[in-house]
Small-subunit ribosomal RNA, 5' domain from an uncultured bacterium, 559 nucleotides, folded computationally. The RNAcentral record of the full RNA draws on SILVA. The prediction has a mean pLDDT of 81.

Context: one part of a larger RNA
RNA sequence: GAACGAACGCUGGCGGCGUGGAUUAGGCAUGCAAGUCGAACGAGAAUCUGGAGGUUCAAGUUUUCGGACAAGAACUUUCGGAGGAAAGUGGCGGAAGGGUGAGUACAACAUGGAUAAUCUACCUUCAAGUUGGGUAUAGCUUCCCGAAAGGGGAGAUAAUCCCGAAUGUGGUGAUCCGGCGCCUGUCGGAGAAUCCAAAGGUGGGGACCGCAAGGCCUGCCGCUUGAAGAUGAGUCCGUGCACUAUCAGCUAGUUGGUGAGGUAAUGGCUCACCAAGGCGAUGACGGUUAGCUGGUCUGAGAGGAUGGUCAGCCACACUGGGACUGAGAUACUGCCCAGACUCCUACGGGAGGCUGCAGUCGAGAAUCAUUCGCAAUGGGCGCAAGCCUGACGGUGCGACGUCGCGUGGAGGAUGAAGGUCUUCGGAUUGUAAACUCCUGUCAUGUGGGAUAAAUGGCCAGGGCAUGAAUAGUGCCUUGGAAUGAUAGUACCACAGGAGGAAGGGACGGCUAACUCUGUGCCAGCAGCCGCGGUAACACGUAGGGGGCGAGCGUUGUUC
Numbered sequence: 001g002a003a004c005g006a007a008c009g010c011u012g013g014c015g016g017c018g019u020g021g022a023u024u025a026g027g028c029a030u031g032c033a034a035g036u037c038g039a040a041c042g043a044g045a046a047u048c049u050g051g052a053g054g055u056u057c058a059a060g061u062u063u064u065c066g067g068a069c070a071a072g073a074a075c076u077u078u079c080g081g082a083g084g085a086a087a088g089u090g091g092c093g094g095a096a097g098g099g100u101g102a103g104u105a106c107a108a109c110a111u112g113g114a115u116a117a118u119c120u121a122c123c124u125u126c127a128a129g130u131u132g133g134g135u136a137u138a139g140c141u142u143c144c145c146g147a148a149a150g151g152g153g154a155g156a157u158a159a160u161c162c163c164g165a166a167u168g169u170g171g172u173g174a175u176c177c178g179g180c181g182c183c184u185g186u187c188g189g190a191g192a193a194u195c196c197a198a199a200g201g202u203g204g205g206g207a208c209c210g211c212a213a214g215g216c217c218u219g220c221c222g223c224u225u226g227a228a229g230a231u232g233a234g235u236c237c238g239u240g241c242a243c244u245a246u247c248a249g250c251u252a253g254u255u256g257g258u259g260a261g262g263u264a265a266u267g268g269c270u271c272a273c274c275a276a277g278g279c280g281a282u283g284a285c286g287g288u289u290a291g292c293u294g295g296u297c298u299g300a301g302a303g304g305a306u307g308g309u310c311a312g313c314c315a316c317a318c319u320g321g322g323a324c325u326g327a328g329a330u331a332c333u334g335c336c337c338a339g340a341c342u343c344c345u346a347c348g349g350g351a352g353g354c355u356g357c358a359g360u361c362g363a364g365a366a367u368c369a370u371u372c373g374c375a376a377u378g379g380g381c382g383c384a385a386g387c388c389u390g391a392c393g394g395u396g397c398g399a400c401g402u403c404g405c406g407u408g409g410a411g412g413a414u415g416a417a418g419g420u421c422u423u424c425g426g427a428u429u430g431u432a433a434a435c436u437c438c439u440g441u442c443a444u445g446u447g448g449g450a451u452a453a454a455u456g457g458c459c460a461g462g463g464c465a466u467g468a469a470u471a472g473u474g475c476c477u478u479g480g481a482a483u484g485a486u487a488g489u490a491c492c493a494c495a496g497g498a499g500g501a502a503g504g505g506a507c508g509g510c511u512a513a514c515u516c517u518g519u520g521c522c523a524g525c526a527g528c529c530g531c532g533g534u535a536a537c538a539c540g541u542a543g544g545g546g547g548c549g550a551g552c553g554u555u556g557u558u559c
Base pairs, nucleotide, nucleotide: 001559002558003557004556006555007554008553009552010551013405014404015403016402017401018400019398020397026361027360028359030358031357032356035092036091037090040089041088047082048081049080050079051078052077053076054075055074056073057072060069061068062067099316100315101314109240110239111238112237113236114235115234118233119232123229124228125227126226127225128224129223130222131165133163134162140155141154142153143152144151145150170196171195175190176189177188178187179186180185200221201220202219203218204217205216208215209214242288243287244286249279250278251277254276255275256274257273258272259271260270261269291313292312293311294310295306296305297304298303318339319338320337321336322335341352342351343350344349369395371394372393373392377391378389379388380387381386408438409437410436411435418429419428420427421426442500444495445494446493447492448491452486458480459479460478461477462476463475464474465473466472503548507544508529509528510527514543515542517540518539524531525530
């Protein structure tokens, strides 16, 4: 000099863009952060409504004055219809997105390869199918146990739940043929034997069949099997990757082989047997520290330091262990066991996990709102409308950083007053002020007022495709009505008046900037050299001048 996720002191006008728990991976009240599908399924509350019956009231009609009839209203019973709450079965998603850096010096990361040793839901393309049956179970009803959380028995029921059967484009595949490869092999073709599938939903419809439901035809969404792609992942190898020798020897599943098991897959991954190996001063083993990288800071560079925000990878989710489900699991807001802690309890037993967004306590020099919205972008589910989304988009707070703007401009000498110094003549503050003439950024007030959003969806029309069809559906196109958290914000116009907006550190040398006064080795200063003991340009003030400026200094850390 430069830099910072900074802190502290004094001061503080506005805006844009960034950025903000670095310490206790300490404990957490409260709210929200993962749902969705009724076009998979049965059942179905509130509410509305139609028919029939009953009870009460009753305008009115009639009367022999006792009553009779009665539109209609309320309540209620029953048979339907619409409706669709809450819950349940089932599917997909809860492995993404979001957080943190404790652990990890390597099973991580970076980079380059290998997989002839592998898997991949949803998505895309292609091929072939989607036949025909069965019995369970939840919700529900009922009984019981329990304070609760919850649990048990009995009964009935549905499906795209579950289980047989059929078929087999095909999968597996002894063996054979051909091509390729350095090899275990691999690619293509043929192929005995053997085993293996499926589920329906919904829109529309002329003829035909059917009492009807429907069959049937057709579109869309699904389902099954296989091939390929895409995407994502697993595994292996080479190289690089902190300090320490006051750590020198380490190792028995250890190193290798054969065989078997296991895995999606190779492999001591596991096991049986056999051999006795394997690593190490080119630093094994141990200890300490640490997430790694793209990058960031600094530097002329080489280097050095660093890894916050953003992006990629890894690891973790109260602590330790375990598996289940699934295409996929470190399964943050899944399950089980143990532990610590907190809460409820009828004392028998239960419930919980902010290293998600806000927020709170604690510790700390120190780090924000218990805000608005799904309008945009993206994600999950759904045919869709749509629902969900503390991802995200915004607003708020903090001079924390950076960039921009302002706090006025021009004129103005009797060089006013006051201050300070003085050789007492004056000098300086100083065009500075006053005063005159202007301007109107920002702030303030008033009025107008967006882009982001139409390219998607909805409604209506037209065309093309599909289709037996003028239906339906898909695509293209024209038109229309809505839809903005931010926000009455940005921006624009007008209004008035210099009005509302300057400080902080330093002035002995390094280092730009000097005098007076007080103090008297005292009080104090100080980054280094050093100042102060009576004329201190170095301490404390004042005046003046120098350097920065909404900041200026100090401290810490890095180059």